[in-house]
RNA sequence: GCCUCCGUAGCUCAGUGGAUAGAGCGCCAGUUUCCGGUACUGGAAGUCAGGAGUUCGACUCUCCUCGGGGGCA
Repeated sequence: GCCUCCGUAGCUCAGUGGAUAGAGCGCCAGUUUCCGGUACUGGAAGUCAGGAGUUCGACUCUCCUCGGGGGCA
């Protein structure tokens, strides 16, 4: 340099055109306990990497840029 895959909550990931973006773990609070853990209940946390385009509508499709993994030279 070329090809390819990926980027979504603190972490691991789901969501592959339809209205308010979710789960597990973690975090915070409450109940329980002498305290902690476990269990249960509730809660916070997201410019969906950035920009442009297509569309009535984009996390999802297209293009460019950035970052990461793999392959080729």